[in-house]
Context: one part of a larger RNA
RNA sequence: GAUGAACUCUGGCGGCGUGCCUAACACAUGCAAGUCGAGCGAUGAAGUUUCCUUCGGGAAAUGGAUUAGCGGCGGACGGGUGAGUAACACGUGGGUAACCUGCCUCAUAGUGGGGGAUAGCCUUCCGAAAGGGAGAUUAAUACCGCAUAACAUUAUUAGAUGGCAUCAUUUAGUGAUCAAAGGAUUUAUUCGCUAUGAGAUGGACCCGCGUCGCAUUAGCUAGUUGGUAGGGUAAUGGCUUACCAAGGCAACGAUGCGCAGCCGACCUGAGAGGGUGAUCGGCCACAUUGGGACUGAGACACGGCCCAGACUCCUACGGGAGGCAGCAGUGGGGAAUAUUGCGCAAUGGGGGAAACCCUGAUGCAGCAACGCCGCGUGAGUGAUGACGGUCUUCGGAUUGUAAAGCUCUGUCUUUGGGGACGAUAAUGACGGUACCCAAGGAGGAAGCCACGGCUAACUACGUGCCAGCAGCCGCGGUAAUACGUAGGUGGCGAGCGUUAUCC
Repeated sequence: GAUGAACUCUGGCGGCGUGCCUAACACAUGCAAGUCGAGCGAUGAAGUUUCCUUCGGGAAAUGGAUUAGCGGCGGACGGGUGAGUAACACGUGGGUAACCUGCCUCAUAGUGGGGGAUAGCCUUCCGAAAGGGAGAUUAAUACCGCAUAACAUUAUUAGAUGGCAUCAUUUAGUGAUCAAAGGAUUUAUUCGCUAUGAGAUGGACCCGCGUCGCAUUAGCUAGUUGGUAGGGUAAUGGCUUACCAAGGCAACGAUGCGCAGCCGACCUGAGAGGGUGAUCGGCCACAUUGGGACUGAGACACGGCCCAGACUCCUACGGGAGGCAGCAGUGGGGAAUAUUGCGCAAUGGGGGAAACCCUGAUGCAGCAACGCCGCGUGAGUGAUGACGGUCUUCGGAUUGUAAAGCUCUGUCUUUGGGGACGAUAAUGACGGUACCCAAGGAGGAAGCCACGGCUAACUACGUGCCAGCAGCCGCGGUAAUACGUAGGUGGCGAGCGUUAUCC
C1' cells in the first nucleotide's frame, strides 16, 4: 500500500459498488419455463337474435370466453456452484483433403394422390394413494405407403484440372435410392412444409508452445505401443472387437503422492518480479452419490427418464413421493456475510401472425461505515486574556479567541409547495424518488488512537519487580515523560485502533 475481511470503541448524510471465503451440510414454504385455438378433435361461458311462457324462466340459432388431451417450438439458453480435474482442462497460435449445425439470410425446384391408427371423450375394472388395465369411438402441420425428382446419396464408364499421403474439384453418360402439410384470409396475399446449394452463427476433433510442490516418489504400462480386418461415430482414432507383432513412456523427471478450476484480470513494485483468481467478462466441470441411455439440430440433460446407494416424507404395510451448488428463507457450521420485498416500465430471452402470456434473467427497493468518493457537524468578530480545571518557584503559566457576548449564513436537516429524464404515439416498479421553490432555527450531527527511542506529541498524582505494559529495544524493586488516572499535546477523522493475509 491492499482486502469479499473480522473484532474493540464510536457513528450525521448522500452517490456508486460489494456482501457464506466455513458444511459440494440438510432443507419447511412460496416463486424461478413456458407458450401456441391462425396445427387437431373436443368442451362450449358471457352476450345477441327468434320462438314459447305459468313471467320464475325454457327452447333453438348465432357467438365464441375457457381449457384437460394429441401436436409444434422452447425446457441444451438464461441463473447457480467450484466438488472433481495437473488434463488439449485452460491460454495462445495453427489444422480438418476427417466433421456436424434447429431457428436466421440468399438462391433453385417442388408442395400430386391415398391409407391405417391413437390420446382425449364415453363405458367398465383394479388400487389407500401415486397411478394403471380393458372395450367402443374420433382428428390433425401426429404416423405410414404410392407418384414425381436432381446440381442430393450410391454404384459404374470415359475424361480434365489441381494438390497435402489417404485424395480434392469438375465435365459428359448409365443404373439404383429417397420428399412434402397444411393454416389464416379482405381471394390480393401471407405464415408455413419438402429437397438441394451457399452463407452466417454455434459446436466437435487434432496439433505446436506455455501452465504448482515433493526424487525422503525411479522405474511405469497388456488395449498397453503399432499393424490388418470387422464394428461404431457427424467425424479421425485401440474408440471397440478378433488376429498378428513386441512394443510405448522415463533423469529434458515417466509413474506415484499432495495441492489446485484455468484465463482476461486484480494487489504490490520504478521495473524485473512476487502474490491472488471475490465482484465483471471468456472457457471448463458439476447438479443428493454412482451408473445408464432415450428424445432431439443440439444433452448423456440443475427444476427430464431408468437403475442402484444414502437420507427425508406419506401409507390402508401391498406400495408410493422427493432432491435450493436458481431467488428469498430455515436449521447447522463459523470470527463472519443481507429481504420468505416491488415490477415486467426499461434491456434481453422463450412461445405466438398478432394481441399478448411467461421470465427471482434483469430493472429497482430493503439491510450492513463492508469498501471508495463527496459533504456536514457552523462562519466572522470577540481580552476584565472571565469562571472552572491543571501545573506552580505562589509571582504566575496554561487550557485560550477557546467560551460567553455581538453580527451573520443555511450546505446537510425540518416543514410546506411544485415535480422529472429514463418512453420523441400509449405503457414507469423505481417514486411523489432525484431535483427546484419558499419558510424555520446554530438549532439535530465527533470520535478513536498515541505521547521512552524507532515515531509527531509532557507534566502531576497513584502504584512500588506489585498491579501492569510491550511490534523490537525494553519499562515497573518510593521522585516511572514506558503501568493506571487527570490535565495538556500530537495524529487521523465518521471513523479510529487491533488481528489475519499478500507485496